[in-house]
Molecule: transfer RNA
Organism: Roseovarius sp.
This record gives sequence, structure tokens and C1' cells, in this order.
RNA sequence: GGGCCCGUAGCUCAAUUGGUUAGAGCAGAGCGCUCAUAACGCUUUGGUUGGGGGUUCGAGUCCCUCCGGGCCUA
Repeated sequence: GGGCCCGUAGCUCAAUUGGUUAGAGCAGAGCGCUCAUAACGCUUUGGUUGGGGGUUCGAGUCCCUCCGGGCCUA
């Protein structure tokens, strides 16, 4: 240089052929339980879906470009 894949919550990952409130587990906070801590139970916080643009009535999903990471190849 060429090709392919990935990027969603603090972390690990879902999200049906594009379809109407983007979720789960762990973590954080509060409460309960306990003499106390851990464990356990309940409630709850947290996202410009990597940045920008486009297509569409509607985009995490499709298209273009840039950024970051990984693999193959010369």
C1' cells in the first nucleotide's frame, strides 16, 4: 500500500427485513436484613449508539468520509 472485521452505559454484551419508550448482567447510589461487615433482597442512577454528512415518513441497523482497534496479505 491492498483486503476483511469491529466500535452501543464505568466494564462485558444484546437489540428480528430499518418501525415507533436503546435493554440485560456486573459496577455505582439509596433502603431493607445484620451487633457489624460480606452475602442476599428491593428501588434507582448512568447512553449525543466513535465524530461528521447523506438516504428515508422513520437509522444502533443502509450509503459516503474521517478517527480508533484487530486480523490477513504484498